This is a predicted structure of a 73-nucleotide RNA (transfer RNA) from an Oscillospiraceae bacterium. Its Rfam family is "tRNA". It is annotated as a transfer RNA.
RNA sequence: GCCAACAUAGCUCAGCUGGUAGAGCAGCGGUUUCGUAAACCGCAGGUCAAGGGUUCGAGUCCCUUUGUUGGCU
Numbered sequence: 001g002c003c004a005a006c007a008u009a010g011c012u013c014a015g016c017u018g019g020u021a022g023a024g025c026a027g028c029g030g031u032u033u034c035g036u037a038a039a040c041c042g043c044a045g046g047u048c049a050a051g052g053g054u055u056c057g058a059g060u061c062c063c064u065u066u067g068u069u070g071g072c073u
Stems, first nucleotide, its partner, number of pairs: 001072007010025004019056001027043005049065005
C1' cells in the first nucleotide's frame, strides 16, 4: 500500500427480512439471615464509533472518515 471483519449499557454480547434498543454479569435498593455470602424481587444505566445519504421510518441499507483485529504484498 491492498482486502476483509468488527465498533450497541461499566464488562461480555444479542438485536433475524428496516417498524417501541435488549440479555447475562457488575452497580444501587428491598426481602430473607444474628451477620456475610447465596437465592429471590425491583431500580438505574445508551449521542447504537463520527459525519452524510436513501426512506414515512435506519442499530440494520448506501457513501466517506476514525479506531481495533486478521490476511496479502